[in-house]
RNA sequence: GGCAGGCCACCGCCCAAUCGUCGCGAGACGAGCCGGGGAACCAAGUCAGUGGGGUGAAUCCGCCUUCGGGCGGUAGGGAUCUCUUCCGUCCCGAACCCGUCAGCUAACUCGGUCGGCGGUGACAAGGAAGGAA
Numbered sequence: 001g002g003c004a005g006g007c008c009a010c011c012g013c014c015c016a017a018u019c020g021u022c023g024c025g026a027g028a029c030g031a032g033c034c035g036g037g038g039a040a041c042c043a044a045g046u047c048a049g050u051g052g053g054g055u056g057a058a059u060c061c062g063c064c065u066u067c068g069g070g071c072g073g074u075a076g077g078g079a080u081c082u083c084u085u086c087c088g089u090c091c092c093g094a095a096c097c098c099g100u101c102a103g104c105u106a107a108c109u110c111g112g113u114c115g116g117c118g119g120u121g122a123c124a125a126g127g128a129a130g131g132a133a
Base pairs, nucleotide, nucleotide: 010119011118012117013116014115018031019030020029021028022027032113033112034111035110036109037108042103051101052098053097054096055095060073061072062071063070064069076092077091078090079089080088083130084129085128086127087126
């Protein structure tokens, strides 16, 4: 001097997941934000089978399977030219909770406020339109 990795601080991104006060801390409380339950009106309304519902972008379809799952698509979500939109390109398309109960929903009521990623080495660091200055 270089390469790779780890930690701390800072900056930025996804997300509701931020801010303030107290506390050595674990945490508590408050504000903001997000979600669930819950009348009337409205919606729905038969029979049989199948339990059903919620958070989340994360559903659905096809093929294979040693039945654990695997693969390929896909509704949908995110990133990308300093702001927005469209196109293109790339990535994700998980996980968890309630426990037989849930349409909507004023009053009322319950809960959450976690996690993850980046700060570069040849690159789609692309194209177009619009806005702002």

Predicted 3D model of a 133-nucleotide RNA (c-di-AMP riboswitch aptamer (ydaO/yuaA leader)) from Actinoplanes sp. OR16. The sequence is in RNAcentral, with records from Rfam. Its Rfam family is "c-di-AMP riboswitch aptamer (ydaO/yuaA leader)". Gene Ontology terms of the family: cyclic-di-AMP binding and regulation of gene expression. Of the family's consensus pairs, 92% are formed in the model. The source organism's lineage runs through Bacteria, Bacillati, Actinomycetota, Actinomycetes and Actinoplanes.